[in-house]
RNA sequence: CUCAUGAAGAGUGGCCGAGGGAACGGGCCCGAUGACGCCACGGCAACCGGACUAGGUUCUGGCCUGUGUACCGGUGCCAAUUCCCGCCCCGAGUCGCGGGGGACAUGAG
Numbered sequence: 001c002u003c004a005u006g007a008a009g010a011g012u013g014g015c016c017g018a019g020g021g022a023a024c025g026g027g028c029c030c031g032a033u034g035a036c037g038c039c040a041c042g043g044c045a046a047c048c049g050g051a052c053u054a055g056g057u058u059c060u061g062g063c064c065u066g067u068g069u070a071c072c073g074g075u076g077c078c079a080a081u082u083c084c085c086g087c088c089c090c091g092a093g094u095c096g097c098g099g100g101g102g103a104c105a106u107g108a109g
Stems, first nucleotide, its partner, number of pairs: 001109006011041005019030003024086004042078003047074004051069002054065004082103001087100003091097001
């Protein structure tokens, strides 16, 4: 940089000790009943490789697919929609709701 996905799902223990929820602004929330982070174990999921499997195709070697399983491996994830909003568009007048974009996250290349 490109593509896909981001409303679902999944926590206990130990250590640490003051901030944390990506960044900026606003809101809201988590946190001394110990958050965040780290470690161990457990779990979720099904992005990638393997295995098995469904369908299709075939020159029988295989190949293809939004089939599925979660068995092995590589990642990821386990408060809140990616916590919500910010820019654009639509609908009646604020609120609110919906769609898109941007940014970010994860995977694959």

Background
RNAcentral holds the sequence, with entries from MGnify. This is a predicted structure of a 109-nucleotide RNA (SAM riboswitch aptamer (S box leader)) from a soil metagenome. Of the family's consensus pairs, 94% are formed in the model.